[in-house]
RNA sequence: AGCGGGCCGGGUAGCCGCUGUGGGCUCGUCUCAUAGAGGAAAGUCCGGACUCCAUCGGGCAAGGUGCCAGGUAACGCCUGGGCGGCGCGAGCCGACGGAAAGUGCAACAGAAACAUACCGCCCGCUUCGGCGGGUAAGGGUGAAAUGGUGCGGUAAGAGCGCACCGGCGUCCCGGCAACGGGCCGGCCGUGAAAACCCCACCUGGAGCAAGGCCAAAUAGGGGAGGAGGGUUGCCCGGCCCGCCAUAACUCCCGGGUUGGCUGCUAGAGCGCCGCGGUGACGCGGCGUCGAGAGAGAUGGCUACCGGUCCCUCCGGGGACUACAGAAUCCGGCUUACAGGCCCGCU
RNA sequence: CGGGGCGUAGCUCAGCCUGGUAGAGCAUCUGCUUUGGGAGCAGAGGGUCGGAGGUUCGAAUCCUCUCGCCCCGACCA
Numbered sequence: 001a002g003c004g005g006g007c008c009g010g011g012u013a014g015c016c017g018c019u020g021u022g023g024g025c026u027c028g029u030c031u032c033a034u035a036g037a038g039g040a041a042a043g044u045c046c047g048g049a050c051u052c053c054a055u056c057g058g059g060c061a062a063g064g065u066g067c068c069a070g071g072u073a074a075c076g077c078c079u080g081g082g083c084g085g086c087g088c089g090a091g092c093c094g095a096c097g098g099a100a101a102g103u104g105c106a107a108c109a110g111a112a113a114c115a116u117a118c119c120g121c122c123c124g125c126u127u128c129g130g131c132g133g134g135u136a137a138g139g140g141u142g143a144a145a146u147g148g149u150g151c152g153g154u155a156a157g158a159g160c161g162c163a164c165c166g167g168c169g170u171c172c173c174g175g176c177a178a179c180g181g182g183c184c185g186g187c188c189g190u191g192a193a194a195a196c197c198c199c200a201c202c203u204g205g206a207g208c209a210a211g212g213c214c215a216a217a218u219a220g221g222g223g224a225g226g227a228g229g230g231u232u233g234c235c236c237g238g239c240c241c242g243c244c245a246u247a248a249c250u251c252c253c254g255g256g257u258u259g260g261c262u263g264c265u266a267g268a269g270c271g272c273c274g275c276g277g278u279g280a281c282g283c284g285g286c287g288u289c290g291a292g293a294g295a296g297a298u299g300g301c302u303a304c305c306g307g308u309c310c311c312u313c314c315g316g317g318g319a320c321u322a323c324a325g326a327a328u329c330c331g332g333c334u335u336a337c338a339g340g341c342c343c344g345c346u
Numbered sequence: 347c348g349g350g351g352c353g354u355a356g357c358u359c360a361g362c363c364u365g366g367u368a369g370a371g372c373a374u375c376u377g378c379u380u381u382g383g384g385a386g387c388a389g390a391g392g393g394u395c396g397g398a399g400g401u402u403c404g405a406a407u408c409c410u411c412u413c414g415c416c417c418c419g420a421c422c423a
Base pairs, nucleotide, nucleotide: 001346002345003344004343005342006341007340008339010305011304012303013302014301015300016299018036019035020034021033022032023031024030025028038323042334043333045332046331047330048329049328050207051206052205053204058240059239060238062203063202064201065200066199067081068080069079070078071077082096083094084093085092086091097198098197102196103195105191106190118139119138120135121134122133123132124131125130147165148164149163150162151161152160166188167187168185169184171182172181173180174179211262212261213260214259221253222252223251224250225249229244230243231242255422256421257420269288270287271286272285273284274283275282276281306321307320308319309318310317311316347419348418349417350416351415352414353413356372357371358370359369366403374390375389376388377387378386396412397411398410399409400408
């Protein structure tokens, strides 16, 4: 000068307040004790737990993921490896299956955008104006133009032949695999799949305002729909036959209440140690308990010590104190973040 | 707290699915018409497509992140 990882993100004292829980009595919005935001509580982008919906099972549709192997409750997360790119390096980044299954697209320019000859070159014919054929080596257009360079070869050219490089394919070897190495074959077929699609795998839907219990109140009103019942047959969630009837049930209009309890916080929890593993992680032992609301509390002031910036007569003075705030819980990702500490490496 | 939608000219919207010129109406300005105004007719100007990054030759459109706004969801009969 950098690279990677982990952690903190104000401290102490006093005073005044707020919310929950427990105790006390003189039952008062009293008093005492105790607890009271985060690394992201955020965005709600993924994955689960839990609850209900029809037993959770089939098809279609829809959506998602995408190198390989492993970890995990699960994942689009993490770890290790492969490949590609960047960096002198420590390291970092990567939506990284298939365009040789099919369909569609490639504006403008250009002759031609995937099957084609505009100029040029070569050969032949010629009425000398051109015409026919060959040619992707050269020019020109374009983001992209017929694998690249060289030698031979040819009328001029061309993988037409050869050497090297790149790609593709058969075979052999190593590896669980992705993939790597080698021999051979001129096989050379544009791009794009964050276009449709194909292949492989995954996903039922809704969400704690889920759901359960109790209580109060009412014109317990009106309208529409309606199977799991019956028959046929198979039927059912977004969709998956027709008919009959209506009690559940659903929706709309109208009406009532703005209540209590539960779910609710001890959990895939946190810390330390040991063992296994390259690692993510797993197993075992010990210790520990930290919000649960009225969609609403978790704060404010003063003093000192920190930190940053500014001024300075170097004594000091002034301003500011990051991002942001739980609401069923958990694992991730992403985004925001003043400043500081520690470890390893180049 | 949970779920859904929207952002394009001064205003209201289309275009997005299926990528290639950014459009319509109202408004503004200029001219004609009129004594003047309004109406009418003709024409013109005006757009970082909320912001950033990516895919692609090329993005308002496809993908990711982010900002802002709007809507719905209580219980009982």